[in-house]
Transfer RNA from a Patescibacteria group bacterium, 73 nucleotides, folded computationally. The source organism's lineage runs through Bacteria and Bacteria candidate phyla. Its Rfam family is "tRNA". From the family's description: Transfer RNA (tRNA) molecules are approximately 80 nucleotides in length. Rfam classes the family as a transfer RNA.

RNA sequence: GGGCCCAUGGCGCAGUUGGUAGCGCGCCUCUAUGGCAUAGAGGAGGUCGCGAGUUCGAGUCUCGCUGGGUCCA
Numbered sequence: 001g002g003g004c005c006c007a008u009g010g011c012g013c014a015g016u017u018g019g020u021a022g023c024g025c026g027c028c029u030c031u032a033u034g035g036c037a038u039a040g041a042g043g044a045g046g047u048c049g050c051g052a053g054u055u056c057g058a059g060u061c062u063c064g065c066u067g068g069g070u071c072c073a
Base pairs, nucleotide, nucleotide: 001072002071003070004069005068006067007066010025011024012023013022019056027043028042029041030040031039032038049065050064051063052062053061
């Protein structure tokens, strides 16, 4: 220098054919227990890496950039 892959709550990940984003763990509150562990119920938390484009509508499609991984030189 070039090819490919990845970037989504605190962490690990899903999100199919474009239609207003979810799961597990964690966190907070309540209940059960004398208390802890544990179980049950409820809740908070994400402008989807950044910028632009297409579209009625973008996590998803297109382009550029940044960061990481991998391969080639």